[in-house]
Parts: sequence; structure tokens; C1' cells
RNA sequence: AACAGUGUGGCGAGAGAGACCCUGACUCCAGGGCGCCGAAGGUGCAAGCGCAGAGAGAGUGCCCCUCUUUCUACGUGACACUCUCAGGCAAAAGGAUCGUUGCACCUAG
Repeated sequence: AACAGUGUGGCGAGAGAGACCCUGACUCCAGGGCGCCGAAGGUGCAAGCGCAGAGAGAGUGCCCCUCUUUCUACGUGACACUCUCAGGCAAAAGGAUCGUUGCACCUAG
């Protein structure tokens, strides 16, 4: 002390789904009921990889060991996919993500 990367702020853009019914309150909100959405967050996992056991083949006639291969169990394992727990279904707020910018960390030199 850069580019990139990670985290976190500012600004801009930002979808979906009942202004549903009842009660209380009387815009808001709370409880109950039915129907929905996926882009806060969260759940789940394919190939692959790892490990264990068993079978077969080879190195080598046997055991051990090593390698290859097949099957089974376990672990790891991505998404904007999935579930709909949470959240949401007028506006507002929130909102993955994208752009831009600041800070911190990290980093070539």
C1' cells in the first nucleotide's frame, strides 16, 4: 500500500401474495378463522470428496500391506431449487439481489 476478495454503513433501483371474515379496539393494533406468497432469516440435498465394512482382481505361492473396482452405512456437500418454521399479503416499513460510494480487514509489490 493497490486490483480482486470478505464484512459493514450511505444513496438509488427492487418482486410476489386477501385494503378477506368475526370480535375487541375503532386508520394503525390485538385475538380467532379461512385462503395465499417467497427475495429478511432459517430447513433440506445432487454429483463429487472422505472414512469404515464386505466381495472380486492384480502386485506375489500364502499371511500382512498396497493399488484398482463393485456394493452398503456414515460424514461433508450448491442454488434465485425446496420446505413454508419464521416473515409477509393497501400504503408505510421491511426486502434477496444489482449499481454506486465510504470505512475496516485481507492482499501482489
The prediction has a mean pLDDT of 83. The RNA shown here (Glycine riboswitch aptamer) has 109 nucleotides and comes from a Caldilineaceae bacterium. Taxonomically the source falls in Caldilineaceae (Bacteria, Chloroflexota, Caldilineae, Caldilineales). The sequence was found by an Rfam model in a public genome assembly.